[in-house]
Context: one part of a larger RNA
RNA sequence: CGUUGUAUAUUUGAAGGAUUCAGCCCUUAGUACGAAAGGAUCAGGGUUUGGAAACCUCUGGUGUAUCAGCUGUACUACCAAGUGCAUCGCUGAGUAGCUAAGUUUCUUCUGGAUAAGUACUGAAAGCAUAUAAGUACGAAACCAUUCCUAAGAUUAAAUAUACUUGUACAGUUUACUGUACGGAAGAUCUGUGGUAGAUUACCACUUUGAUAGGCUCUAGGUGUAAGCACAGCAAUGUGUUUAGCCAAGGAGUACUAAUCGAUCGAAAG
Numbered sequence: 001c002g003u004u005g006u007a008u009a010u011u012u013g014a015a016g017g018a019u020u021c022a023g024c025c026c027u028u029a030g031u032a033c034g035a036a037a038g039g040a041u042c043a044g045g046g047u048u049u050g051g052a053a054a055c056c057u058c059u060g061g062u063g064u065a066u067c068a069g070c071u072g073u074a075c076u077a078c079c080a081a082g083u084g085c086a087u088c089g090c091u092g093a094g095u096a097g098c099u100a101a102g103u104u105u106c107u108u109c110u111g112g113a114u115a116a117g118u119a120c121u122g123a124a125a126g127c128a129u130a131u132a133a134g135u136a137c138g139a140a141a142c143c144a145u146u147c148c149u150a151a152g153a154u155u156a157a158a159u160a161u162a163c164u165u166g167u168a169c170a171g172u173u174u175a176c177u178g179u180a181c182g183g184a185a186g187a188u189c190u191g192u193g194g195u196a197g198a199u200u201a202c203c204a205c206u207u208u209g210a211u212a213g214g215c216u217c218u219a220g221g222u223g224u225a226a227g228c229a230c231a232g233c234a235a236u237g238u239g240u241u242u243a244g245c246c247a248a249g250g251a252g253u254a255c256u257a258a259u260c261g262a263u264c265g266a267a268a269g
Stems, first nucleotide, its partner, number of pairs: 001152001005163007015149004022048006033038001050107006059100004066093005071086006110144003117137004166181006186264004191205004211257003214253005220246003227240005
């Protein structure tokens, strides 16, 4: 821009894409078959590899703004306690998130028309013949069934709901056309953000508010802070103290910021 008024929400599905895999074990059955050795079709059940998707409860990885330990050096006047630098200085752990080697689910069932092939009835051609008329089966392939996208599917779909069809002027012969104003439903900008994200888009919220930050509580991590007291010549230990500190998690709470506003936006019967 179109879809012949403008919107909001929910759908239909033309079309396109994806998937559609396999092994082993058990029963049938040591049966059919076979002299024996050996050893099934069909049918039913179980399990696993591979593949796909989603997720992070568990097992782990990572986790450079978390916690602790340790070394050198500089500084905070000094002790103590800390901070900077040294690959995140090194080491041991580790929340959220992300993630696989982890977890869950699916890879199922069925139908249609068929291929090679197998048939029925049956003439041409008194027979025969699956074919000429007619009829029935038959594969992981094909078309559906399953999942995803999908009305720019210009054949531009459907359903529900909301809103408007005013004013003035000009052209002008009613009609019609154009311009300006007005600005509904709805949308956008601006703002707080993330389940989203390169930008955009999408999603949540904007005081009739828990959207983010802060604060409080809590989950979880680290592992018992500093100071003081006591014991010891001291290193150090013990008590206060399962302490102190803490990122992204959860809940509550308007303390702070989402203020004030602006723009777009509609016709016929």